[in-house]
Molecule: Lysine riboswitch aptamer
Organism: Thermoanaerobacterales bacterium
């Protein structure tokens, strides 16, 4: 040296994963809101409720012209960090006038190597996207094989695991 054991730093996978934007696109939406005419006729407005508001100076509702959006979710591009990158479910906390639901941050616990299809269930307004289960494949990487190919390096093929993995280099300790 090989090897065990605990750590450290670097890196690799590929249709990679995220933050962000005065970007773009499509959905939302010819919706809501706003004007104007008619209808309606006592209440009625928000996710449910206090609270608040609007109404006989005619409200909500309905029709019909005109006019016409935004948020919340998404595609793509740029750009930045980055390769447990991150997502997801559940439980917990924090926010807003208040309480519940939702919804966002944070923390915890479980699950996914890794991207796409594709059934179904679910979130959503959704024919956007997500998830979660299943199902053929594809990818990367490590073990194993009396397999196959070649001098060899290696390369195919089959079986198997999970990122707490996996390559590379290093420290400390342990063995000898």
């Nucleotide at each position: 040296a090989g090897u065990u054991g605990a750590g450290g730093u670097a890196g690799a996978g590929g249709c990679g994963c995220g933050g962000u934007g005065u970007a773009u696109c499509a959905a939302g939406a010819g919706u809501a809101a706003g004007u104007u005419u008619g209808u309606g006729g006592a209440g009625g407005c928000u996710g449910g409720g206090a609270a608040g508001c609007c109404g006989a100076u005619u409200a909500a509702a309905c029709a019909a012209a005109c006019c016409a959006a935004a948020a919340g979710g998404g595609g793509u591009c740029a750009u930045c960090g980055c390769c447990g990158a991150a997502g997801u479910a559940u439980g917990g906390u924090u926010u807003a006038u208040c309480c519940c639901a939702a919804a966002a941050g944070c923390c915890a616990u479980g699950c996914u190597g890794g991207g796409g299809c594709u059934a179904u269930a679910u979130c959503g307004a959704a024919a956007a996207g997500g998830u979660a289960u299943g199902g053929a494949a594809c990818u990367g990487u490590c073990a194993c094989c009396u397999g196959g190919a070649g001098u060899a390096a290696u390369c195919c093929g089959g079986u198997g695991g999970a990122g707490a993995g996996c390559u590379a280099c290093u420290u400390c300790a342990a063995g000898a």